[in-house]
RNA sequence: GGCGAUCGCUAGGGGUGCCCGCUUGCGACGCGGGCUGAGAUCAGACCCUUGGGACCUGAUCCGGGUGAUGCCGGCGUGGGAAAGCGAUCGAUCCGAAGC
Repeated sequence: GGCGAUCGCUAGGGGUGCCCGCUUGCGACGCGGGCUGAGAUCAGACCCUUGGGACCUGAUCCGGGUGAUGCCGGCGUGGGAAAGCGAUCGAUCCGAAGC
């Protein structure tokens, strides 16, 4: 010096679904509740920043499962997608000076 992890500062990129009930002639809006998850639309929270499965696309996709839903798996060695600096720790790689 490279490598990995963690932390800090600044900047940037994202998603916010499904179901039940109330209200109603129906529906929308609103309110309350439930499911999964880091996060279910303002939380100024959570996640992610090329070492990228954060997130988008394929997708009104395929298989399984559920009260229902990207709920789970596939798709996925697919195609895209947003960074810089500093500090600490650590196994390992390279290497200068010196001996």